[in-house]
RNA sequence: ACGCGCUGGCGGGAUCGGUGAAAUUCCGAACCGGCGGUGAUCUCCGGGGCAAACGCCCGGGGCAGCCCGCGACCCGGUCAUAGCCAAUGGCCGGUGGAUCCGGUGAGAUUCCGGAGCCGACGGUCACAGUCCGGAUGGGAGACAGCGCGC
Numbered sequence: 001a002c003g004c005g006c007u008g009g010c011g012g013g014a015u016c017g018g019u020g021a022a023a024u025u026c027c028g029a030a031c032c033g034g035c036g037g038u039g040a041u042c043u044c045c046g047g048g049g050c051a052a053a054c055g056c057c058c059g060g061g062g063c064a065g066c067c068c069g070c071g072a073c074c075c076g077g078u079c080a081u082a083g084c085c086a087a088u089g090g091c092c093g094g095u096g097g098a099u100c101c102g103g104u105g106a107g108a109u110u111c112c113g114g115a116g117c118c119g120a121c122g123g124u125c126a127c128a129g130u131c132c133g134g135a136u137g138g139g140a141g142a143c144a145g146c147g148c149g150c
Stems, first nucleotide, its partner, number of pairs: 002149007010141001015029004030130002032119002034070004042062007065117002074094008099115005121133003
């Protein structure tokens, strides 16, 4: 370094105004974007080379809301807890939003420029990605420690 096991904490963001009896829900203008993969060009760091520097070469990091997947909510089945209802949890299945054009480059729906689009469920004296709530919850996952193997 790799594999397995146990434990531990970490693990979601965003608003102002106008109208109005009433709206952070309408209108106007803004703002936000979980996790893994891909990511040459671009950018940062280190090394090599060079008189020096740039180009160049090698290595590492960063870079997608709308590309491929995962997770949450929701639906169904099944098992367990406890004999039944209900509830909770495990497992399996279903469902699960949205992007194009141009440029650079060998190669881009990821970079640069431009123009667009999407956003669960319940609540609310007025229709919600941004307010309240389930949630001091759950979770993809990233990491740390210990042990065993190699």
A computed fold for a 150-nucleotide RNA from Rhizomonospora bruguierae, annotated as FMN riboswitch aptamer (RFN element). The coordinates come from a structure-prediction model, not an experiment, and the mean pLDDT is 77.